[in-house]
Context: one part of a larger RNA
RNA sequence: GCCAACGAGUUGCUCGUAUCCGGCAAGGUUAAGGAAACGGAGCCGUAGCGAAAGCGAGUCUGAAUAGGGCGUGAGUCGGAUGCGGCAGACCCGAAGCCGAGUGAUCUACCCAUGGGCAGGUUGAAGCGGGGGUAAGACCUCGUGGAGGACCGAACCCACGUCGGUUGAAAACGGCGGGGAUGACCUGUGGGUCGGAGUGAAAGGCUAAUCAAACUCGGUUAUAUCUGGUUCUCUCCGAAAUAUAUUUUGGUAUAGCCUCGUGUGUUCAGUUGUGGUUGUAAAGCACUGUUUGGCCUAGGGGGCCUACCAGCUUACCGAAGUCAGAUAAACUCUGAAUGCCAUAACUUCAUAGCACGGGAGUCAGACAGCGGGGGAUAAGCUUCGUUGUCGAGAGGGAAACAGCCCAGACCACCAGCUAAGGUCCCAAAGCGCUUGCUAAGUGGAAAACGAUGUGCGGAUGCAUAGACAACCAGGAUGUUGGCUUAGAGGCAGCCAUUCGUCUAAGGAGUGCGUAAUAGCUCACUGGUCAAGUGUCCGUGCGCGGAUAAUGUAACGGGGCUCAAGCAAGUCACCGAAGCUGUGGACUCCGCAAGGAGUGGUAGGAGAGCGUUCUUAGUGCAGUGAAGCGGAAGCGGCAAGCGACCGUGGAGCGCUGAGAAGUGAGAAUGUUGGC
Numbered sequence: 001g002c003c004a005a006c007g008a009g010u011u012g013c014u015c016g017u018a019u020c021c022g023g024c025a026a027g028g029u030u031a032a033g034g035a036a037a038c039g040g041a042g043c044c045g046u047a048g049c050g051a052a053a054g055c056g057a058g059u060c061u062g063a064a065u066a067g068g069g070c071g072u073g074a075g076u077c078g079g080a081u082g083c084g085g086c087a088g089a090c091c092c093g094a095a096g097c098c099g100a101g102u103g104a105u106c107u108a109c110c111c112a113u114g115g116g117c118a119g120g121u122u123g124a125a126g127c128g129g130g131g132g133u134a135a136g137a138c139c140u141c142g143u144g145g146a147g148g149a150c151c152g153a154a155c156c157c158a159c160g161u162c163g164g165u166u167g168a169a170a171a172c173g174g175c176g177g178g179g180a181u182g183a184c185c186u187g188u189g190g191g192u193c194g195g196a197g198u199g200a201a202a203g204g205c206u207a208a209u210c211a212a213a214c215u216c217g218g219u220u221a222u223a224u225c226u227g228g229u230u231c232u233c234u235c236c237g238a239a240a241u242a243u244a245u246u247u248u249g250g251u252a253u254a255g256c257c258u259c260g261u262g263u264g265u266u267c268a269g270u271u272g273u274g275g276u277u278g279u280a281a282a283g284c285a286c287u288g289u290u291u292g293g294c295c296u297a298g299g300g301g302g303c304c305u306a307c308c309a310g311c312u313u314a315c316c317g318a319a320g321u322c323a324g325a326u327a328a329a330c331u332c333u334g335a336a337u338g339c340c341a342u343a344a345c346u347u348c349a350u351a352g353c354a355c356g357g358g359a360g361u362c363a364g365a366c367a368g369c370g371g372g373g374g375a376u377a378a379g380c381u382u383c384g385u386u387g388u389c390g391a392g393a394g395g396g397a398a399a400c401a402g403c404c405c406a407g408a409c410c411a412c413c414a415g416c417u418a419a420g421g422u423c424c425c426a427a428a429g430c431g432c433u434u435g436c437u438a439a440g441u442g443g444a445a446a447a448c449g450a451u452g453u454g455c456g457g458a459u460g461c462a463u464a465g466a467c468a469a470c471c472a473g474g475a476u477g478u479u480g481g482c483u484u485a486g487a488g489g490c491a492g493c494c495a496u497u498c499g500u501c502u503a504a505g506g507a508g509u510g511c512g513u514a515a516u517a518g519c520u521c522a523c524u525g526g527u528c529a530a531g532u533g534u535c536c537g538u539g540c541g542c543g544g545a546u547a548a549u550g551u552a553a554c555g556g557g558g559c560u561c562a563a564g565c566a567a568g569u570c571a572c573c574g575a576a577g578c579u580g581u582g583g584a585c586u587c588c589g590c591a592a593g594g595a596g597u598g599g600u601a602g603g604a605g606a607g608c609g610u611u612c613u614u615a616g617u618g619c620a621g622u623g624a625a626g627c628g629g630a631a632g633c634g635g636c637a638a639g640c641g642a643c644c645g646u647g648g649a650g651c652g653c654u655g656a657g658a659a660g661u662g663a664g665a666a667u668g669u670u671g672g673c
Base pairs, nucleotide, nucleotide: 001673002672003671004670005669006668011087012086013085015084016083017082018081019080020079021078022077023076024075027044028043029042033038048055049054058070059069060068061067090228091227093225097218098217099216100215101214102213108192109191110190111189112188113187114186115185116184117182119151120150121149122147126143127142128141129140130139131138155179156178157177159176160175161174162173163172194210196206197205198204231607232606233605234604235603236602241254242253243252244251245250255361256360257358258357259356260355261354262353263352266351268346269345270344271343272342273341274340275339276338281333282331283330287327288326289325291323292322293321294320298316299315300313301312302311303310364389365388366387367386368385369384370383371382372381373380394405395404396403409583410582411581412580414579415578416577420573421572422571423557424556425555429570431569432568433567434566435565442559448543449542452540453539454538455537456536457535458534459533460532461531469527470526471525472524473523475500476499477498480494481493482492506521510519511518584597585596586595587594588593608662610659611658612657613656614655615654616653617652618651619650626646627645628644629643
């Protein structure tokens, strides 16, 4: 891992409650006990109201004969089913708590009694000799053999590293390492233990177990947690919200679902009518914010002044006024929607409402729109609202819960459409008409940049010759004045920046020189011959444009239309949509007929099958059950029947009843492979 078997809503309570069925009924029923008949204790009901006295179909409140509250004739005992209570209460699962015992053959420490430590080194005290001294101290040579002394095997330990890590080994091996006469190592016997021991102390060790051992018991401890929970079909079908919570992954009540009973159009949609509101927008009349002007009280400065006053101003400036901007917590205004009421019409149902039985839900997700938070970030977060997913299959978006289309009862080698598509992959148009794009734009992106190109508009100049190009001129007072070393059109400053000759030529557009010079421009003439400048709006394009395996930013091929836009026009493809034909079921209806049948949690209904009991009825050695079998028969299905083989002794059907009643999942249990 697979296969087989086993494996989870049960049982008790003369508990509660609801529904269905049954008995009896103003009554119903027994419990203990008894052989039974019985047994009436008790329980429920038959009257309520009030705190009570009490009154009573009423009563309480109250001054009330008012109003209001609670009441004013159906129960009860069984059976079945749903749900609840108490019990282990659907099953498995803790870490733990407590009690009684078993352990010191491992290990910790202690007691008693034994054992062990190759070899080598060092050379303490003491003693002796010699020297030395007054005597000593002291020096020296020997002797001696001390030491938690030294080196190093056995022995004990376990510091480093490598290997091993489903190991050779549930702690080891290799190579090195530490101690090795000691607080040393070790044999045997003995002692101390579970909130206790022992501990040179690490919460270490107490039999591969230790922040409280192990065994059994209390015990099915408890688990707002995780996992699992077994046959079929039919009808309906949620929620992820509010409030509260030692509450936020739980629960209660409400909301939303289902079933029953009652009511019967009360629901919903549209239209009309009548209300409601302060949002969007807008506005500045209030409250605030804010720019500029005018004007002004006042302030500052100046003049004047003994004081009072007066005059004045490129100063500031409330109020006022004019123009302009501006607000979630502003409003002189003010929609669309929404909401409420009502009438008519439509719909007549798996609408609404009330009461009762049963739930589940309380982590929601994304998308559009309206907001808050954040950074007008997030596949972010939090509200409102609508949709989808959740619980929804099918078609489209290459692939893609939440987007677009559309809601799957079953069958069909029939038809029409939706979104989206129609060159090939790949069903259907290389459809038709006109213009646009040249960037593979299409098939990712901004500020900004640009004689890309189409369309529209405005305006200057132009056959009295424009624009561009070419030829020529571009002068003179004068080197304007000032400044300056110089300043000659061209460093800088000044100037109504002038006059003259002219076709025209600036007291000069740029380059240039030390300053001149030189080149050039404006301006003019000529050559040429027809359009040429500037600006605005707009369509489609261009640049801006950088990422990690490999094109890789159309799904691909490939496309210059098979791209895009606009307008016109026609056709086709395309889904589980709609239609057609046949069939099944549900609901409504007398019928004819009509409506419906996606579905998680969940509610309701109808069935299949297993074991046993009982009554009836059958099969079977002319072969029961069980087991195996291709094809096949009937049923929507769970499943059923028949046939063949095997097998060798029991088994079915119908009605009723009772359950140890259905397996794929629980790191399920046991066995097998």

This is a predicted structure of a 673-nucleotide part of an RNA (large-subunit ribosomal RNA, domain II) from a Solirubrobacterales bacterium.
The organism belongs to Solirubrobacterales, within Bacteria.
The full RNA is in RNAcentral, with records from ENA.
The coordinates come from a structure-prediction model, not an experiment, and the mean pLDDT is 83.